The RNA shown here (transfer RNA) has 75 nucleotides and comes from a Thermoplasmatota archaeon.
RNA sequence: GGGCGCGUGGCCUAGCCUGGACAUGGCGCUGCCCUUCUAAGGCAGACAGCACGGGUUCGAAUCCCGUCGCGUCCG
Numbered sequence: 001g002g003g004c005g006c007g008u009g010g011c012c013u014a015g016c017c018u019g020g021a022c023a024u025g026g027c028g029c030u031g032c033c034c035u036u037c038u039a040a041g042g043c044a045g046a047c048a049g050c051a052c053g054g055g056u057u058c059g060a061a062u063c064c065c066g067u068c069g070c071g072u073c074c075g
Stems, first nucleotide, its partner, number of pairs: 001074007010027003020058001029045005051067005
């Protein structure tokens, strides 16, 4: 330099192919209940608009283009 794959809460992850209105689940975190205490369990809550920029569209995490980063392969 070139090919391919990936980038979504603090961490991991679904959704992307087939565009649709409040973005899924788990762990963790906070408060409360329960308990003699802890753990476990129950209830409630906070935290992402989807790597960045542009385009298409009534509408984009999803489609298209470019850029950046990571992984992998080739040279």
Its mean pLDDT, the model's own confidence on a scale to 100, is 81. The sequence is in RNAcentral, with records from ENA. It matches the Rfam family "tRNA". Its family is annotated with triplet codon-amino acid adaptor activity in the Gene Ontology. By type it is a transfer RNA. The source organism's lineage runs through Archaea, Methanobacteriati and Thermoplasmatota.